[in-house]
RNA sequence: GCGGGCGUAGUACAGUGGUAGUAUGUCUGCUUCCCAAGCAGAAGAUCGCGGGUUCGAACCCCGUCGCCCGCUCAA
Numbered sequence: 001g002c003g004g005g006c007g008u009a010g011u012a013c014a015g016u017g018g019u020a021g022u023a024u025g026u027c028u029g030c031u032u033c034c035c036a037a038g039c040a041g042a043a044g045a046u047c048g049c050g051g052g053u054u055c056g057a058a059c060c061c062c063g064u065c066g067c068c069c070g071c072u073c074a075a
Base pairs, nucleotide, nucleotide: 001071002070003069004068005067006066007065010024011023012022013021018055026042027041028040029039030038048064049063050062051061052060
């Protein structure tokens, strides 16, 4: 330099055009003498960033940043 994959909640992941979800963690309550476990509830991400297409974009297109993998050239 070229090609491919990934980036979504604190963490790990799902969601491939139509209300952003699950698990875990966090917080509150119940339970207990206390803790843990269990049960109930709540908060938490405008989807790496910018632009475009569309009535509508996490999803399609372009650019860009970061991480990972492969290939090539030079030293």